[in-house]
């Protein structure tokens, strides 16, 4: 790596529009509100060791998300 199987938080919130067609559904834009486990930034216990390098599941929310499907750090197994 790669396959497989687990794998958590948070609004099926508000209003415009385009689509389909009267059940409302779908997409998208913009507000508020809220999560932290993609990725990305911050401190730094601590390793290496004194140029510097790595270095949390802590914090921050630019990105991500917030029924469900999908994605998902991470954990097992197999190769």
């Nucleotide at each position: 790596a790669u396959g497989c199987g687990g794998g958590a938080g948070a609004g099926g919130c508000c209003g415009a529009c385009u689509c389909g067609a009267u059940a409302c559904g779908a997409g998208c834009c913009g507000g508020c509100g809220c999560c932290g486990a993609a990725g990305g930034a911050g401190c730094a216990a601590c390793c290496g060791c004194c140029c510097c390098g790595g270095a949390a599941a802590c914090u921050c929310u630019c990105a991500g998300g917030c029924a469900a499907a999908a994605g998902g750090a991470c954990c097992g197994c197999a190769u």

This is a predicted structure of a 79-nucleotide RNA (Glycine riboswitch aptamer) from Hyphococcus luteus.
Rfam family: Glycine riboswitch aptamer. From the family's description: This family represents the bacterial glycine riboswitch. Gene Ontology term of the family: glycine biosynthetic process.
The RNAcentral record of the sequence draws on MGnify.
The model forms 89% of the base pairs in the Rfam consensus.
The prediction has a mean pLDDT of 76.
NCBI's taxonomy places the organism under Bacteria, Pseudomonadati, Pseudomonadota, Alphaproteobacteria, Hyphococcus.